RNA sequence: UAGCGAAAAAGGCAAAUCUGUUCGAAAGUCAGAGACGCAAAGCCACAGGCCUAAGGUCAAUUUGACUAUGGCGGCUGGGUUACCCGA
Numbered sequence: 001u002a003g004c005g006a007a008a009a010a011g012g013c014a015a016a017u018c019u020g021u022u023c024g025a026a027a028g029u030c031a032g033a034g035a036c037g038c039a040a041a042g043c044c045a046c047a048g049g050c051c052u053a054a055g056g057u058c059a060a061u062u063u064g065a066c067u068a069u070g071g072c073g074g075c076u077g078g079g080u081u082a083c084c085c086g087a
Base pairs, nucleotide, nucleotide: 005085012038013037017033018032019031020030023028036074042080043079044078046077047076048075049072050071051070055067056066057065058064059063
């Protein structure tokens, strides 16, 4: 320096849920409370996967189907940055 992540230390993030005079068509997002968990559960939508369907298209006869330009980094891969220690 790189990889790895035992035992420690200092810390960090924040699931479900609840509230909101946040944004949004929705999925989701933001803020507060909360703490399931996480060694990158820091950041990034390139690839795969998943979620939603406003708008559009089609079919129907008053509903359904398809579709991402929307979203998920706490789905996986990948890129990038990073604390401590040294089994």

A computed fold for an 87-nucleotide RNA from Siminovitchia fortis, annotated as c-di-GMP-I riboswitch aptamer. The source organism's lineage runs through Bacteria, Bacillati, Bacilli, Bacillaceae and Siminovitchia. Model confidence (mean pLDDT): 84 of 100.